[in-house]
A computed fold for a 96-nucleotide RNA from a Candidatus Competibacteraceae bacterium, annotated as TPP riboswitch aptamer (THI element).
It matches the Rfam family "TPP riboswitch aptamer (THI element)". From the family's description: Vitamin B(1) in its active form thiamin pyrophosphate (TPP) is an essential coenzyme that is synthesised by coupling of pyrimidine and thiazole moieties in bacteria.
RNA sequence: CCGAUGAAGCGGGGGUGCUCCUAACCAGGAGCUGAGAGAGUCCCUUUGAACCUGACCCGGAUCAUACCGGCGUAGGGAAGCUGCUCCAGGUCCACC
Numbered sequence: 001c002c003g004a005u006g007a008a009g010c011g012g013g014g015g016u017g018c019u020c021c022u023a024a025c026c027a028g029g030a031g032c033u034g035a036g037a038g039a040g041u042c043c044c045u046u047u048g049a050a051c052c053u054g055a056c057c058c059g060g061a062u063c064a065u066a067c068c069g070g071c072g073u074a075g076g077g078a079a080g081c082u083g084c085u086c087c088a089g090g091u092c093c094a095c096c
Stems, first nucleotide, its partner, number of pairs: 001090002006084001008082003011045004017032006051076003057070004
């Protein structure tokens, strides 16, 4: 000096469904799942199931719902960048 890993900063990407009540189109409240239900830097960033498409799909469960499983070795998906940390190991230089 290179370097697994880890965390950080900057940049980029993403979703917001179902049931009930009030209400009466603007919203508010309660409940379910979930990291997140316009919310918190919440999740993801190519080693990419974050998320989208197929899909008003198929099976199961549920008051109901991408609720669970399948589909899924499917098709897409964010150019990533910076400096730290540096395991194992390796490389270079100097001296003896």

It was read from a public genome assembly, where an Rfam model found it.